[in-house]
Model confidence (mean pLDDT): 81 of 100.
A computed fold for a 72-nucleotide RNA from a Candidatus Peregrinibacteria bacterium, annotated as transfer RNA.
The sequence was found in a public genome assembly.
The source organism's lineage runs through Bacteria, Bacteria candidate phyla and Candidatus Peregrinibacteriota.
RNA sequence: GCUCCCAUAGUUCAACGGAUAGAACGUAGGCCUCCGGAGCCUAAAAUGCAGGUUCAAUUCCUGCUGGGAGUA
Numbered sequence: 001g002c003u004c005c006c007a008u009a010g011u012u013c014a015a016c017g018g019a020u021a022g023a024a025c026g027u028a029g030g031c032c033u034c035c036g037g038a039g040c041c042u043a044a045a046a047u048g049c050a051g052g053u054u055c056a057a058u059u060c061c062u063g064c065u066g067g068g069a070g071u072a
Base pairs, nucleotide, nucleotide: 001071002070003069004068005067006066007065010025011024012023013022018055027043028042029041030040031039048064049063050062051061052060
């Protein structure tokens, strides 16, 4: 250089083009406890960037950025 794959909460992962973008762990608060842990309840927290298609885009298309794999 060329080809292919990936990018979503703090982390690991979901999400037929359509439901308030969910789950686990973690974090914060509360209940409980002499304190803590465990357990229970509640809350906060995310679609890499810019365009395009569409009534509707996390999803499809293009470019860019970053990461990974293959190839001479």